RNAcentral holds the full RNA, with entries from ENA. Predicted 3D model of a 534-nucleotide part of an RNA (small-subunit ribosomal RNA, 5' domain) from an uncultured prokaryote. The coordinates come from a structure-prediction model, not an experiment, and the mean pLDDT is 86.
[in-house]
Context: one part of a larger RNA
């Protein structure tokens, strides 16, 4: 000199863009952070509509009861998603990360292709009845549906094979329909047909994982030897898959001064800071990977987890209890206590972007977008402009003449950024929905899909950005320093005292070095100090 996730002191007008627990991976009050689908299903607790019955009278309303018929829907079965998104950096010195390669692998949803989607069965919730318990909840009996579960058939295909063969599936739902069949008093329903979304088997792709190899990746030798599943082989097991990954047997190997082993420290990288560079230091925010989720262990489900807001066991801690037993996990967003020099609101909205579910409408989303707080940083703007010598008054100095503060002020003439008040006012909005037309599908001018025009129409921010008007210099300057390094000097007080100090050093009666004042210098909504890196 540059820099910082900074802190402290004094001071403080506005805006934009960023950033904000570096310490206790300490504990956790409260609210929210993962749901959704009725176009899978049985149903109907609540709300609304319709229908029926009864009662009351103001004779067209009110009340009560019944009724899944309809809109919908609590709880339940079922599907998909809770493995993403969000947090933290404890552990980890190793295939963890970065680079370059590899073969023995899996991949829900998505895209493309091929072939199917036939025919049956038995349950279990919800519900009803009963029982236990303070609660959490649990148990017994009975009924029932499905895209839940299980057989049978079939096999383009896939797997195994001794090449003869053997084994392996599926689920329906919503919309429309001229003719035909069936049933019903009609409305309708089924068959049939069509279209859309699904389902099954399999191939390829895409995406995302898992695994292996090479050399690289902090410092300690006051750590020199380490190793028995250890190193290799064979058989077997296990995995999606290779492999001592596991196991039985056999052999006795494997690593190491090119630093094994041990102990210390540490998440790694793109990058950031500094520097002319080479280097050195760091790894906040943003992005990629990894690891963790009270501590330790374990598996279940699933395409994917050994799973932050899932399960089981053990432990510590906290809470409830009727003492028998139960409940919990903020390193999600806010917020609290504690620790600390130190780090924010128990805010708004799903309008945009993205994610989950759904045909969709839509619902959910503390991701995200915004707002609030903080000069924490960077950048921009303002705190007026011109004129004004009687060089006013006052202050300070003085050699008492004057000098300086100083065009500074006052005065005069203007301007109005920003802040204030009032008015106007973009863009972030592309959609979705409805209707019409065309094309395709189709027996079809239904329906559905795509395209185009039109209509309606959604903004948290927001009193938005921006523009106009109004009034009035009106509301807006400090901090550090002045002995040398180092830009900037005098007076008074003090008297080795009080004090200063980054280094040299000042202070013991004329202190440009202490304290105050006047003046000056530097930077400026900041300025200094401390800490830290180069």
């Nucleotide at each position: 000199g540059a820099u910082u996730g900074a802190a402290c002191g004094c001071u403080g007008g506005c805006g934009g863009c960023a950033u904000g627990c570096u310490u206790a991976a300490c504990a956790g009050a409260u609210g929210c952070a993962a749901g959704u689908c009725g176009a899978a299903c049985g149903g109907c607790a609540g709300c609304g509509c319709g229908g029926g019955a009864a009662a009351g009278c103001u004779u067209g309303c009110u009340u009560u009861c019944c009724u899944g018929g309809c809109g919908g829907c609590g709880a339940g079965u079922g599907g998909c998603g809770g493995a993403c998104g969000g947090g933290u950096g404890a552990g980890u010195a190793a295939c963890g990360c970065g680079u370059a390669g590899g073969a023995a692998c899996c991949u829900a949803c998505c895209c493309a292709g091929u072939a199917g989607u036939g025919g049956g069965g038995g349950a279990c919730a919800a519900c009803c009845c009963g029982a236990g318990g303070a609660a959490a909840c649990u148990c017994g009996g009975g009924c029932u549906a499905a895209u839940a579960c299980c057989g049978c058939a079939u096999a383009c295909c896939c797997u195994c094979u001794a090449c003869g063969g053997a084994g392996g599936a599926a689920a329906g739902c919503a919309g429309g329909g001229g003719a035909u069949c069936u049933u019903u008093u009609u409305c309708g329903g089924g068959a049939c047909u069509u279209c859309g979304c699904g389902c099954u088997a399999u191939u390829g792709g895409a995406u995302g994982a898992g695994c292996c190899u090479a050399a690289g990746u902090c410092g300690g030798a006051u750590u020199a030897g380490c190793u028995u599943g250890u190193u290799g082989g064979u058989g077997g097991g296990g995995u999606a898959a290779u492999g001592g990954c596991c196991u039985a047997c056999c052999a006795a190997g494997g690593c190491g001064a090119c630093g094994a082993u041990c102990g210390g420290u540490a998440g790694c990288u793109g990058g950031u800071c500094u520097g002319a560079g080479a280097g050195g230091a760091c790894g906040a925010u943003c992005a990629g990977c990894c690891a963790c989720a009270c501590u330790g262990g374990g598996a279940c489900u699933g395409a994917g987890a050994c799973a932050c807001g899932g399960c089981c066991c053990a432990g510590a801690c906290u809470c409830c209890u009727a003492c028998g037993g139960g409940a919990g996990g903020c390193a999600g967003c806010a917020g609290u206590g504690g620790g600390g020099a130190a780090u924010a609101u128990u805010g708004g909205a799903c309008a945009a972007u993205g994610g989950g579910g759904g045909c969709a409408a839509c619902c959910c989303u503390g991701a995200u977008c915004c707002a609030g707080c903080a000069a924490u940083g960077c950048c921009g703007c303002g705190u007026g402009u011109g004129u004004g010598a009687a060089g006013a008054a006052g202050g300070c100095c003085u050699a008492a003449g004057g000098g300086u503060u100083g065009u500074a002020a006052a005065g005069c003439a203007c301007u109005u950024u920003c802040a204030g008040u009032g008015g106007g006012g973009a863009g972030g909005a592309g959609a979705a929905g409805c209707c019409u037309a065309g094309u395709g599908u189709u027996a079809a001018u239904a329906g559905c899909a795509c395209u185009a025009a039109g209509c309606u129409g959604a903004g948290a921010c927001g009193u938005u950005a921006c523009c106009c008007a109004c009034a009035g210099a009106a509301g807006a300057a400090g901090c550090a320093c002045c002995g040398g390094c180092u830009a900037a000097c005098u007076c008074u007080g003090u008297g080795c005292c009080a004090g200063c100090a980054g280094c040299c050093g000042c202070g013991g009666u004329a202190a440009u070095a202490c304290a105050g004042a006047g003046g000056g210098u530097g930077c400026g909504a900041g300025c200094g100090u401390u800490a830290a890196u180069c």